A computed fold for a 71-nucleotide RNA from Gemmata algarum, annotated as transfer RNA. It matches the Rfam family "tRNA".
RNA sequence: UGGGGAAUGGUGUAACGGUAGCACGAGUGACUCUGACUCACUUAGUUAUGGUUCGAAUCCAUAUUCCCCAA
Numbered sequence: 001u002g003g004g005g006a007a008u009g010g011u012g013u014a015a016c017g018g019u020a021g022c023a024c025g026a027g028u029g030a031c032u033c034u035g036a037c038u039c040a041c042u043u044a045g046u047u048a049u050g051g052u053u054c055g056a057a058u059c060c061a062u063a064u065u066c067c068c069c070a071a
Stems, first nucleotide, its partner, number of pairs: 001070007010024004018054001025043006047063005
């Protein structure tokens, strides 16, 4: 420099253009002599800007960060 890929709660990871889930974590309560386990509830998210669309995490353009390949 060219090409390809990734970005989603605190962490990991899903999601045919149509209600953003799951697991772990954290908080509260129950249970327990205490703790652990278990159970119930709560917490909190689509990298940024624009565009297409009735509707965008998803499609398009640009930018940012990271990874891979070639030279």
The sequence is in RNAcentral, with records from ENA. Model confidence (mean pLDDT): 80 of 100. Taxonomically the source falls in Gemmata (Bacteria, Planctomycetota, Planctomycetia, Gemmataceae).